RNAcentral holds the sequence, with entries from MGnify. This is a predicted structure of a 105-nucleotide RNA (FMN riboswitch aptamer (RFN element)) from uncultured Eubacterium sp. The coordinates come from a structure-prediction model, not an experiment, and the mean pLDDT is 87.

């Protein structure tokens, strides 16, 4: 210096209007470390200043089993998801054809 770097409301109910509400359904960035959304770190996210930077805010896991080692595997039952718009949104539009922890040459 190039290129690369996110997934997901099937089906149903009422309702004047909802992938937002109820039943249900479906997803899981990057890096570490026995292989991890929920262990540790990190991007993401506001605000101010616009190169950098500084300063806020940052979500959730138990129990059994294997083994030298596992909140990382096998099984089993939980649980979490930014900001704006909209009938209340992890999943739909939007900022974003952006940013971006790394990753690859």
């Nucleotide at each position: 210096c190039u290129u690369c770097a996110g997934g997901g409301c099937a089906g149903g109910g009422g309702g004047a209007a909802g992938u937002u509400c109820c039943c249900g359904a479906c997803c899981g960035g990057c890096g570490g470390u026995a292989a991890a959304g929920c262990c540790c770190g990190c991007g993401c996210g506001u605000g101010c200043a616009u190169u950098u930077g500084c300063a806020c805010a940052u979500g959730a896991u138990c129990c059994g089993g294997u083994g030298a080692g596992a909140u990382u595997c096998c099984g089993g039952g939980g649980c979490c998801g930014a900001c704006a718009g909209u009938a209340c949104a992890g999943u739909c539009u939007g900022g974003a054809u952006g940013a971006g922890a790394g990753a690859a040459g």